[in-house]
RNA sequence: CGGGGUGUGGCGUAGUUGGUAGCGCGCUGGGCUGGGGGUCCAGAGGUCGCAGGUUCGAAUCCUGUCACCCCGA
Numbered sequence: 001c002g003g004g005g006u007g008u009g010g011c012g013u014a015g016u017u018g019g020u021a022g023c024g025c026g027c028u029g030g031g032c033u034g035g036g037g038g039u040c041c042a043g044a045g046g047u048c049g050c051a052g053g054u055u056c057g058a059a060u061c062c063u064g065u066c067a068c069c070c071c072g073a
Base pairs, nucleotide, nucleotide: 001072002071003070004069005068006067007066010025011024012023013022019056027043028042029041030040031039032038049065050064051063052062053061
């Protein structure tokens, strides 16, 4: 320098015929239990690395860019 991959709540991860984000763990409150543990119910928390574009509408398409990893030179 060229090519490819990954980047989603605290952690891990799903979602690629574009339709407005889900699961597990964790966290908060409550029920059951004498308490702990366990279990059940409810809830908070992300706008999808960043910027721009296309579209009525994008995590999902396009362009640029950043970080990490792999291959080549």
Predicted 3D model of a 73-nucleotide RNA (transfer RNA) from candidate division CPR2 bacterium GW2011_GWC2_39_10. Taxonomically the source falls in candidate division CPR2 (Bacteria, Bacteria candidate phyla). It matches the Rfam family "tRNA". Rfam classes the family as a transfer RNA. Rfam links the family to the GO term triplet codon-amino acid adaptor activity. The prediction has a mean pLDDT of 81.